[in-house]
This is a predicted structure of a 75-nucleotide RNA (transfer RNA) from a Chloroflexota bacterium. The source organism's lineage runs through Bacteria, Bacillati and Chloroflexota. Rfam family: tRNA. Rfam links the family to the GO term triplet codon-amino acid adaptor activity. Rfam describes the family as follows. Transfer RNA (tRNA) molecules are approximately 80 nucleotides in length.
RNA sequence: GGGCCCGUAGCUCAGAGGCAGAGCAGCCGGCUCAUAACCGGCGGGUCUCAGGUUCGAUUCCUGGCGGGCCCACCA
Numbered sequence: 001g002g003g004c005c006c007g008u009a010g011c012u013c014a015g016a017g018g019c020a021g022a023g024c025a026g027c028c029g030g031c032u033c034a035u036a037a038c039c040g041g042c043g044g045g046u047c048u049c050a051g052g053u054u055c056g057a058u059u060c061c062u063g064g065c066g067g068g069c070c071c072a073c074c075a
Base pairs, nucleotide, nucleotide: 001071002070003069004068005067006066007065010024011023012022013021018055026042027041028040029039030038048064049063050062051061052060
């Protein structure tokens, strides 16, 4: 330098045009003599950034930035 994949809640990930979810973690409550487990509930988001397309973008297109893998080049 070229190619491919990924970036969404504290963590691991789903969602692939119609006003964003799950599990775990956290908080509150139940249960228990108590703790854990288990059960119920609650909160938590600039969907990596900037443009473009669209009535509407987390989603599609272009370019950055960050991460991973492969190839090439140099020595």